[in-house]
Context: one part of a larger RNA
Molecule: large-subunit ribosomal RNA, domain V
Organism: Patescibacteria group bacterium
RNA sequence: CCCGCAGUUAGACGAAAAGACCCCGUGAAGCUUUACUACAACUUGGCAUUGCUAUGAUGUUUCGUUUGUUCAGCAUAGGUGGGAGGCGUUGAGAUUCUGGCGUUAGCUAGAAUGGAGCCAAAAUAUGAGAUACCACCCUUAUGUGAUAUUAUAGCUAAUUCCUCGCCAUGAAACUGGCAGGAAAACAGUGUCUGGUGGGUAGUUUAACUGGGGCGGUUGCCUCCUAAAAUGUAACGGAGGCGUUUACAAAGGUUGGCUAGCUCUCGAUGGAAACGGGAGCGAUAGCGUAAAGGCACAAGCCAGCUUUACUGCAAGACGUACAUGUCGCGCAGUUACGAAAGUAGAACUUAGUGAUCCGACCGUACGAAAUAGGACGGCGGAAGCUCAACGGAUAAAAGUUACUCCGGGGAUAACAGGCUAGUCUGGUCCAAGAGCUCAUAUCGACGACCAGGUUCGGCACCUCGAUGUCGGCUCAUCGCAUCCUGGGGGUGAAGAAGCUCCCAAGGGUUUGUCUGUUCGCCAAUUAAAGCGGUACGUGAGCUGGGUUCAGAACGUCGUGAGACAGUUCGGUCUCCUAUCUACUGUGGG
Numbered sequence: 001c002c003c004g005c006a007g008u009u010a011g012a013c014g015a016a017a018a019g020a021c022c023c024c025g026u027g028a029a030g031c032u033u034u035a036c037u038a039c040a041a042c043u044u045g046g047c048a049u050u051g052c053u054a055u056g057a058u059g060u061u062u063c064g065u066u067u068g069u070u071c072a073g074c075a076u077a078g079g080u081g082g083g084a085g086g087c088g089u090u091g092a093g094a095u096u097c098u099g100g101c102g103u104u105a106g107c108u109a110g111a112a113u114g115g116a117g118c119c120a121a122a123a124u125a126u127g128a129g130a131u132a133c134c135a136c137c138c139u140u141a142u143g144u145g146a147u148a149u150u151a152u153a154g155c156u157a158a159u160u161c162c163u164c165g166c167c168a169u170g171a172a173a174c175u176g177g178c179a180g181g182a183a184a185a186c187a188g189u190g191u192c193u194g195g196u197g198g199g200u201a202g203u204u205u206a207a208c209u210g211g212g213g214c215g216g217u218u219g220c221c222u223c224c225u226a227a228a229a230u231g232u233a234a235c236g237g238a239g240g241c242g243u244u245u246a247c248a249a250a251g252g253u254u255g256g257c258u259a260g261c262u263c264u265c266g267a268u269g270g271a272a273a274c275g276g277g278a279g280c281g282a283u284a285g286c287g288u289a290a291a292g293g294c295a296c297a298a299g300c301c302a303g304c305u306u307u308a309c310u311g312c313a314a315g316a317c318g319u320a321c322a323u324g325u326c327g328c329g330c331a332g333u334u335a336c337g338a339a340a341g342u343a344g345a346a347c348u349u350a351g352u353g354a355u356c357c358g359a360c361c362g363u364a365c366g367a368a369a370u371a372g373g374a375c376g377g378c379g380g381a382a383g384c385u386c387a388a389c390g391g392a393u394a395a396a397a398g399u400u401a402c403u404c405c406g407g408g409g410a411u412a413a414c415a416g417g418c419u420a421g422u423c424u425g426g427u428c429c430a431a432g433a434g435c436u437c438a439u440a441u442c443g444a445c446g447a448c449c450a451g452g453u454u455c456g457g458c459a460c461c462u463c464g465a466u467g468u469c470g471g472c473u474c475a476u477c478g479c480a481u482c483c484u485g486g487g488g489g490u491g492a493a494g495a496a497g498c499u500c501c502c503a504a505g506g507g508u509u510u511g512u513c514u515g516u517u518c519g520c521c522a523a524u525u526a527a528a529g530c531g532g533u534a535c536g537u538g539a540g541c542u543g544g545g546u547u548c549a550g551a552a553c554g555u556c557g558u559g560a561g562a563c564a565g566u567u568c569g570g571u572c573u574c575c576u577a578u579c580u581a582c583u584g585u586g587g588g
Stems, first nucleotide, its partner, number of pairs: 001588008010580003014574002022408004027404002029400004035203005041196003045192005051155011063143003068138001078137005085119003094113008159183005165178004206218003215235001219241006242389001243287001244346002251305007260280007285294002288351001290349003309332004315326003321390001334343003357383001360380004365376002415462001416460001417458003421455001423451006432442002469544001470542003474536001475533005482507003485502006509523003513519001550568004554563003
């Protein structure tokens, strides 16, 4: 060196299972509810099945009767018209009794006595003159009849129920007929309608995101980032908007004017009111954020006004599209100005919402045989925190540890990698402490390195799987050395120390508590070192913890459920090692 045999499992990111954790999918399913929308079920009412009678109430109406008071005025005058008479032995005025109304003045009906008159017109008063009489009406109350609605009560024939009755029918059951009884136009059923309705069903429950969740944000305007055209990202740094102003404007036009600050002087008057002077020169103001702009003013004041118009539009800016922005000029009609001219809102840039839908105004274009119309078209303007603001629907929340599928190392948890804020160690400077004295020892404020053991940041291999804490076993390496060894300094008398340099050969305990690493404690020891090795080591062991399914407590949640809260319980696969590696042994 080659070939075996027997072994051990460190590696082959070993094998097995298209990762169950995490994220994604306009994926699925189970469950919940004060998510949305339906449906069953329950319930309210109308109508039908559904008939008869009586009484009451209410509404309408026919006929009769009845009621009507401001003041003035004989007095309780409903309105209008006609009207000079009307009523009365068929019983007037008056008196008595009874009933009704009433504003307590009176009006009206009936009965009795009694036996001849009473009321108007005229005059006063009044807007209007007689309930003297007649006609038509208003209003109040009442009686009668009709009709409608409704309530209550009764009835029986619909309908329903019961029967150890009889029949079909026979041993029984069901059903039907007959008979008897009970309830009864209710109930039941059908249809329409309002309500309740996780009982059931179908669904929804956004995206961005230095993983996801929680938080924040989502449209528009201004500045910086932005790298001197335009444009330009981030969960980069700052702020605003969802308007306001109109007939005595903050719009148009014509004419005029110039702020603001400092100094100084001036009655009340002061730090600040108003006036004079000087200086600076836009710092002022422009409804509002910021930027740009503005003195010939776009700023301030005054007069007159409504162009904050209608119909177009050359040409440009901007732009994926759809939106958006500016606008010469023409026609019409106006405002201001002597005129030239200016004016289609505001110094400019925010102050916003597509399409559909229904409604409104106008037009008179179509009108399904014709006329008209319904409806539609065309022009105009309004209705959306459709704010997740290019708006999925008119209409929508949760939970899953009972879970499932498709994917992702495009994206988290372990480990590795990069980095080194944090961490550990060292060096420099030396204010100070050390009685005095910076440097025996300690060393602030700072500066510079090293390491890659902590907590992090990034998300680069791995999600068709790289098994995760601790213990046991077996180790191996570094030195920034715990002991043992050699030295320097000392605030080293000796002994014991402190500190620094060299040094990794060897060594570096046993227990109580806890799943613990760690740590506290006990007893020893020369000493009881710090770290790396996938926080060494589960195809070597364990499985106490964490991290499935069961259950409970506390807390949160309406609930399903949830909790780096707790508690009890909970399958660790490959009896077989192919290669590399290692151990023992044999042969060539």